[in-house]
Context: one part of a larger RNA
This record gives sequence, C1' cells and structure tokens, in this order.
RNA sequence: CUGGGCGUAGCGUGCGUAGGCGGUUCGUUAAGUCUGUCGUGAAAGCCCUGGGCUCAACCUGGGAAUGGCGAUGGAUACUGGCGAGCUAGAGUCAGGUAGAGGGUGGCGGAAUUCCCGGUGUAGCGGUGAGAUGCGUAGAGAUCGGGAGGAACAUCUGUGGCGAAGGCGGCCACCUGGACCAUGACUGACGCUGAGGCACGAAAGCGUGGGGAGCAAACAGGAUUAGAUACCCUGGUAGUCCACGCCCUAAACGAUGCGAACUGGAUGUUGGGCUCAACUCGGAGCUCAGUGUCGAAGCUAACGCGUUAAGUUCGCCGCCUGGGGAGUACGGUCGCAAGACUGAAACUC
Repeated sequence: CUGGGCGUAGCGUGCGUAGGCGGUUCGUUAAGUCUGUCGUGAAAGCCCUGGGCUCAACCUGGGAAUGGCGAUGGAUACUGGCGAGCUAGAGUCAGGUAGAGGGUGGCGGAAUUCCCGGUGUAGCGGUGAGAUGCGUAGAGAUCGGGAGGAACAUCUGUGGCGAAGGCGGCCACCUGGACCAUGACUGACGCUGAGGCACGAAAGCGUGGGGAGCAAACAGGAUUAGAUACCCUGGUAGUCCACGCCCUAAACGAUGCGAACUGGAUGUUGGGCUCAACUCGGAGCUCAGUGUCGAAGCUAACGCGUUAAGUUCGCCGCCUGGGGAGUACGGUCGCAAGACUGAAACUC
C1' cells in the first nucleotide's frame, strides 16, 4: 500500500422478494474465529546453503518455501445457531390537532364566447405603423333574457398536504397518511432492497362523448433582401370527460434510503408544558415541519453547514476522457409514436 468517486456519475417515486446488515441480558453450542498435535501439500523447478565437471551453463546433496486442505485435542471475547428473558429500536390501542392528501356526487358566482330582444349609429378591431378581418343585411357600445364549456380572482403566505408525479371555489359522503401528549400493551416484530409489482407532469395513441376560451398544423395580412418566424386576423387536432394504452422530463434540492453524533442566531406552520396575565398582546422550554444567516468541520472553488455537501455505520443504485451515441445490432415491451437495455470501428 492492498481503488477513487457521485450538488454535471443518485434509478422519477414508492411497496416489497431473495440477499446483505442488525438493540440489550443470561445460558448453551462451538459453525465462523484463535491455538496445539498429526496427516497431506509427489518429483523437478524457484529461493538459501554445500558438492562435482578447470569456470559457467549443467548435474547433484541438504534446507527453506508450498495460497492451502483434512483429522483430532483445546480456548470462547466477538460473529453465527439454539433456548429463556428485557424495553431504549419498531409497532398496537385509548385522547386530541392541522391540512389545495386521494376518490365520487352535487351546488355557486365572476368572466369570455355565442344566440334572442330593446336602445342607438358609423364605425369596430388590431399595430411600432398598418393591413387582412368584422360592420348600414345595423357591427362596436349599452340594457334585459337565454345557452354552453372551461377555470376557480380576493383569501394566498420561501404557508399547508402528499412517496414522487402533484394537489387550490363551496358542500356532503367514502378514504390514506402525518403530528402532539399521557398511559397501557406486543417484545427486535427492524434497516436496506438485485429481480418483481404499483404509481408516475405534459405531449401522444385507441373507442365514445364534449367543445366556451386558448391554440400546434394550416390560411390570410404585415415585416423583411428573403421570413416556411417573431407581430396581426382567422383556425383544426388538442386542451375537457369516461374507459384503455404510452412511461418520458431541467421527473431538480440537478444532493438515494435509514440510524447515531456534532456550538449558535432569527423567521414561520402544527401540537404540548411552565410562568405571567386574565381584555388585547406576552416570556421561557419542548416535539414535529419549513426558510434565512452562520461556530467547528468539509469543499478545487462556488458553497454546504442539526433539513450537512460535517463525523461515522448499514444496504442499494450509478461513474471511470471528449466525439462517434443514448446511435447500430439483438432482446423485451408498445396499436403506433417509441421506451428500456445498450456496443464497436474510427477519431481527437
């Protein structure tokens, strides 16, 4: 010395199989582990040391070495097996709390558009300026009525909830999780997780509905040297619903999950305790979350800093120069689009 790493190399996220790892006490066993003895580990070769050919190569004697393996005796701290306990991990029950967590059904108002009717007359719309477009068959404006779809202003907050994607009008029903406090209970039931399974924005696909606004494609008007764009007038898929697929993303904190330990300050969300107060406000402590700033430490720097990128442990995933290339080929999946897996030649 016996790899180094991942905030550009962390799987989008979870559940979980095998496996790996695993709190505390006593007993037992002796598989791992340590140790004695015996056997074996052929010879040659290598290494050490003698000898023989004048030397050497070569030959020859002795020794050492031989990852180890087996048998047998012993040791028992640690690991494992078995047995019996414990309660600090994990969980269950009883009491509370907050929440856009999920699903189904219903309801509401504002606004846009369209239709009908009234008033009313020449413009409206749009832009940098315009034009296309709309309007005397009466538009735009304004008032009343109606239809329909989609989204829910204010409240709204580095606020909340969720594993992630994500979730926002109101009400009801069904339903998941979290947090706090006290007591009781179970008694290691735990952590991680190759495969596997499930969920997974938007776009896209299939069948059937729906269609107000918006709007790829498309058409027209402008701009321009051109303008397959940016701007304008229109406008179809789509956006919405049901069911079934697709499975991707700057799926981001570009930071896997769990556990322990390591100064503080300040804001905020949910809960509890103590003190003060009893009307508004308050002070301190504590648990869980979410931000900012920062000791030590870390870092190439930027920065991170009890929500670690600090100090450690367990388990998984991933990286190994740029291009070629997330390509080709093969395989699996998909209706397709394509997804997943994933090279090489060559080149710098």

Notes: A computed fold for a 348-nucleotide part of an RNA from an uncultured Gammaproteobacteria bacterium, annotated as small-subunit ribosomal RNA, central domain. The full RNA is in RNAcentral, with records from SILVA. Its Rfam family is "Bacterial small subunit ribosomal RNA". Gene Ontology terms of the family: structural constituent of ribosome and ribosome.